[in-house]
RNA sequence: GGGCCAUUAGCUCAAUUGGUAGAGCGCUUCCAUGGCAUGGAAGAGGUAGCCGGUUCGAAUCCGGCAUGGUCCA
Numbered sequence: 001g002g003g004c005c006a007u008u009a010g011c012u013c014a015a016u017u018g019g020u021a022g023a024g025c026g027c028u029u030c031c032a033u034g035g036c037a038u039g040g041a042a043g044a045g046g047u048a049g050c051c052g053g054u055u056c057g058a059a060u061c062c063g064g065c066a067u068g069g070u071c072c073a
Stems, first nucleotide, its partner, number of pairs: 001072007010025004019056001027043006049065005
């Protein structure tokens, strides 16, 4: 320098081909227990790496940039 992949909640990751963004763990509150562990219930938390484009509508399609990984030189 070039090819490919990834970027979504605090962490690990989904969302089958464009139509209101979810799960597990963690966190908060409540209930059960004398308390802990544990179990149960409810809740908070993400303008989707950034900037543009296409579209009535974009996490999803297109372009550029950034970061990380990998391969080639």
The RNA shown here (transfer RNA) has 73 nucleotides and comes from Candidatus Moranbacteria bacterium GW2011_GWE2_35_2-. Model confidence (mean pLDDT): 81 of 100. Taxonomically the source falls in Candidatus Moraniibacteriota (Bacteria, Bacteria candidate phyla). Rfam family: tRNA. Rfam classes the family as a transfer RNA. It was read from a public genome assembly.